[in-house]
Context: one part of a larger RNA
Molecule: small-subunit ribosomal RNA, central domain
Organism: Russula vesca
RNA sequence: UUGCAGUUAAAAAGCUCGUAGUUGAACUUCAGACCUGACCGGGCGGUCCACCUAACGGUGUGUACUGUCUGGCCGGGCCUUACCUCUUGGUGAGCCGGCAUGCCCUUCACUGGGUGUGUCGGGGAACCAGGACCUUUACCUUGAGAAAAUUAGAGUGUUCAAAGCAGGCUUAUGCCGGAAUACAUUAGCAUGGAAUAAUAAAAUAGGACGUGCGGUUCUAUUUUGUUGGUUUCUAGAGUCGCCGUAAUGAUUAAUAGGGAUAGUUGGGGGCAUUUGUAUUGCAUUGCUAGAGGUGAAAUUCUUGGAUUUACGCAAGACAAACUAUUGCGAAAGCAUUUGCCAAGGAUGUUUUCAUUAAUCAAGAACGAAGGUUAGGGGAUCGAAAACGAUCAGAUACCGUUGUAGUCUUAACAGUAAACUAUGCCGACUAGGGAUCGGACGACCUCAAUAUUAUGCAUCGUUUGGCACCUUACGAGAAAUCAAAGUCUUUGGGUUCUGGGGGGAGUAUGGUCGCAAGGCUGAAACUU
Numbered sequence: 001u002u003g004c005a006g007u008u009a010a011a012a013a014g015c016u017c018g019u020a021g022u023u024g025a026a027c028u029u030c031a032g033a034c035c036u037g038a039c040c041g042g043g044c045g046g047u048c049c050a051c052c053u054a055a056c057g058g059u060g061u062g063u064a065c066u067g068u069c070u071g072g073c074c075g076g077g078c079c080u081u082a083c084c085u086c087u088u089g090g091u092g093a094g095c096c097g098g099c100a101u102g103c104c105c106u107u108c109a110c111u112g113g114g115u116g117u118g119u120c121g122g123g124g125a126a127c128c129a130g131g132a133c134c135u136u137u138a139c140c141u142u143g144a145g146a147a148a149a150u151u152a153g154a155g156u157g158u159u160c161a162a163a164g165c166a167g168g169c170u171u172a173u174g175c176c177g178g179a180a181u182a183c184a185u186u187a188g189c190a191u192g193g194a195a196u197a198a199u200a201a202a203a204u205a206g207g208a209c210g211u212g213c214g215g216u217u218c219u220a221u222u223u224u225g226u227u228g229g230u231u232u233c234u235a236g237a238g239u240c241g242c243c244g245u246a247a248u249g250a251u252u253a254a255u256a257g258g259g260a261u262a263g264u265u266g267g268g269g270g271c272a273u274u275u276g277u278a279u280u281g282c283a284u285u286g287c288u289a290g291a292g293g294u295g296a297a298a299u300u301c302u303u304g305g306a307u308u309u310a311c312g313c314a315a316g317a318c319a320a321a322c323u324a325u326u327g328c329g330a331a332a333g334c335a336u337u338u339g340c341c342a343a344g345g346a347u348g349u350u351u352u353c354a355u356u357a358a359u360c361a362a363g364a365a366c367g368a369a370g371g372u373u374a375g376g377g378g379a380u381c382g383a384a385a386a387c388g389a390u391c392a393g394a395u396a397c398c399g400u401u402g403u404a405g406u407c408u409u410a411a412c413a414g415u416a417a418a419c420u421a422u423g424c425c426g427a428c429u430a431g432g433g434a435u436c437g438g439a440c441g442a443c444c445u446c447a448a449u450a451u452u453a454u455g456c457a458u459c460g461u462u463u464g465g466c467a468c469c470u471u472a473c474g475a476g477a478a479a480u481c482a483a484a485g486u487c488u489u490u491g492g493g494u495u496c497u498g499g500g501g502g503g504a505g506u507a508u509g510g511u512c513g514c515a516a517g518g519c520u521g522a523a524a525c526u527u
Stems, first nucleotide, its partner, number of pairs: 004498003007479002012495001014366001016364002021359003025252002031080002034077004039072009048062001049060004085132007095122011136198003139193002142190002151182002155165002167176003208245003212242009256356001257353003261348002264345002269341004275319002279315004284310001286308001290301002327334002371412006381405001385401004423494003427486002430470003435465008446455001474481002500527003509520004
């Protein structure tokens, strides 16, 4: 591993990218004819044996012998485009043919047949040695090998047994037979197979073949009476060119993936621009004694005119209603107008490439709020702090103030109940109606117009989304779940995590950070 679990009990990294790793679509010798062998049967016979019968014949039996027909299964050869590598030398079984010869049978006859021996030739199973080249593995099979003891297991009356490898016989100066066998997994060696999984080959042909042809380079055996030199021929090796041969050589185009393209779509992102009311403050204005706030109050403001009314201005924040079980985005997240910039999804497509893919240690980008550093800005709200209440007390809840912060720029930090508490990719399994985006079809209406292009609507189909409803073939401890199903009838691919509660996300070490802290991360002890 077979063979756990991960919504809520422990446990899916916040999210995406991504190298190593792991995994990865289909396709290429199917099928048939002929010959032949082994094994296992079945039918019909014959011979043998036994029995019965006067006989014909019948019955039965079988490790008995054997013929024919037929079935199953497993091989081998050859052919149908089908290669078993090619080649040099040697040894060479059975087989075929010729010659010589012995024996037996036969014939008028070395006439013919059988059998044996010797010799020559043809063929060649198999073996040995060498050369030229050769796609390479995994996998399965068989074999050799793999120390004994151990284990399983055969034999054997240790009196039984655990054991042991002993022992048993008779005619005893002896004889006999044991001390088996199996298993022994990875790696290595040898053998057969060629399904499955990889790998390689011919695309700038530097490709294959040859009864070919011609250059060029190197080597040198033999023969030319001998020795030496040079050259040719010849033989071998290498290389280049030409010619010829060939069905000459590029698999599909995955309801895999990438790219291009068309019209779209979205509160996706960035930069600029623009609008809205509210809040607070200020200025002016009107009238006045209270206003705030609360459960009730008080702190607080107020004839120096508060609160309130009206008309303005300024500032910084925010973006109501529309706003939905709707959209977009990897997640965090995203909502005033307009413009610009680049990007994305889905859809359509008789477009293109052709395995380019999936998931991912290491590594990297983004990452709410809060926090940190340096600027800007500071309307509102508001940790800390102060005060008023409440209360046994209140360092809280309620109220009045209010610093940091809240906003923004540049950098850090890198965590959340970052939740769908549910990894990603792929396939299948069920019914329904809505809805958002695209495409297609039908139909109606409005047109300056006769048809139209389009657009707003209606209906249907299809594809891709966010969800919902009903059921449960199914799952689950249940709640519930079309996934949390297709799981003891357990294996589609791949990553991460968990193993009683505490101690503890602590200590220590490492590393990152300015810090706060983050990541990694125990044990003793306790229960």